[in-house]
A computed fold for a 73-nucleotide RNA from a Micrococcales bacterium, annotated as transfer RNA. The source organism's lineage runs through Bacteria, Bacillati, Actinomycetota, Actinomycetes and Micrococcales. It was read from a public genome assembly.

RNA sequence: GCCCCCGUGGAGUAGUGGUUAUCUCACCUCUCUCUCAAAGAGGAGACCGCCGGUUCAAAUCCGGUCGGGGGUA
Numbered sequence: 001g002c003c004c005c006c007g008u009g010g011a012g013u014a015g016u017g018g019u020u021a022u023c024u025c026a027c028c029u030c031u032c033u034c035u036c037a038a039a040g041a042g043g044a045g046a047c048c049g050c051c052g053g054u055u056c057a058a059a060u061c062c063g064g065u066c067g068g069g070g071g072u073a
């Protein structure tokens, strides 16, 4: 230089065009308990790395770009 893969709440992930996005852990509140833990109930938190395009509609498709990983001379 070229080719391929990945980027989504604090962490790890699902979602491969159609209800302003899933689950687990963590976090907050409540119940239970003498207290803590466990258990049960509820809650906040990401508009999807960034920019642009296609479309009635984009996390998803296309282009560019940034970061990470792998392959190749």
Base pairs, nucleotide, nucleotide: 001072002071003070004069005068006067007066010025011024012023018056027043028042029041030040031039049065050064051063052062053061